[in-house]
Context: one part of a larger RNA
RNA sequence: CUGGGCGUAAAGGGUGCGUAGGCUGUUUUCUAAGUCAGAAGUGUAAUACCCAGGGCUUAACUCGGGUGCUGCUUCUGAUACUGGAGAACUUGAGUACAGGAGAGGAGAAUGGAAUUCCCGGUGUAGCGGUGAAAUGCACAGAUAUCGGGAGGAACACCAGUGGCGAAAGCGAUUCUCUGGACUGUAACUGACGCUGAGGCACGAAAGCGUGGGGAGCAAACAGGAUUAGAUACCCUGGUAGUCCACGCCGUAAACGAUGAAUACUAGGUGUAGGGGGUAUGACUCCCUCUGUACCGCAGCUAACGCAAUAAGUAUUCCGCCUGGGGAGUACGGCCGCAAGGCUGAAACUC
Repeated sequence: CUGGGCGUAAAGGGUGCGUAGGCUGUUUUCUAAGUCAGAAGUGUAAUACCCAGGGCUUAACUCGGGUGCUGCUUCUGAUACUGGAGAACUUGAGUACAGGAGAGGAGAAUGGAAUUCCCGGUGUAGCGGUGAAAUGCACAGAUAUCGGGAGGAACACCAGUGGCGAAAGCGAUUCUCUGGACUGUAACUGACGCUGAGGCACGAAAGCGUGGGGAGCAAACAGGAUUAGAUACCCUGGUAGUCCACGCCGUAAACGAUGAAUACUAGGUGUAGGGGGUAUGACUCCCUCUGUACCGCAGCUAACGCAAUAAGUAUUCCGCCUGGGGAGUACGGCCGCAAGGCUGAAACUC
């Protein structure tokens, strides 16, 4: 090299776009590079291997001979497949036109409920909190209740194994800008495709830098409890942070623990968005495309389970795994303001 794997045993990159590369639809003509067939040359010497012999009484050993040496080169031929060149096609892919759906993204404006705080009224002795308490707040008038105001954050009901997005993620309303998907027609292009090492972009929360903002919540911290102790769980407070703008960080059980694409392989039930048919007054019924769930056959699986959204049957391309610990550590390199990230061992040990 071949070979075995990656849902849960080690193993799918967090996600996309895309360079090189790999792979690539149908028909036909030419070519003959790969491929296949035949021939010639070479494949040296020695050894080994194989064949049939000779010499030591045999064997080991040894001597000479023969075949062969999967390779390379040249020539001649074949043309199914792959490659190259030309021509054509439409089903893959894309465009156009017509539709409906959506928390897809960005910006701006607006709204109501609630918490907190401030001002004023009513009102009086408690409130709050817990398993029970206490710290705390309150006669300088709290809690409760009514009216007015300020400010920040989040958007109840609708709401649904509903929708949208590549993933992260997205949920009040309106407007502006904007991406994608789906259905139908089959008008246009005519293989323009798939994957994708590097690369580039996006990427929850926490964290970092500068400037704002700060209602509630709340690491740290303080106090009260509990306890043998209690650097906790419970309670009263409370600062970073949580929010906004710009710039970093680049990680997660970034999970479906399941890479992307294409084709094929029983059915049944729900649900979301379209289309068609029967009928037509509405319902209803049937067919179909796309998504999302559940059940289930064949098949697969160590089992659990998966089962047209495959973990089935196949093909293409990428990533990754090779006993546990040491260790995602050390060293080096690259990136980062830092925190740290990426790459990533060995000794030793079981």
Small-subunit ribosomal RNA, central domain from an uncultured Eubacteriales bacterium, 350 nucleotides, folded computationally. The coordinates come from a structure-prediction model, not an experiment, and the mean pLDDT is 84. The RNAcentral record of the full RNA draws on ENA and SILVA. Its Rfam family is "Bacterial small subunit ribosomal RNA".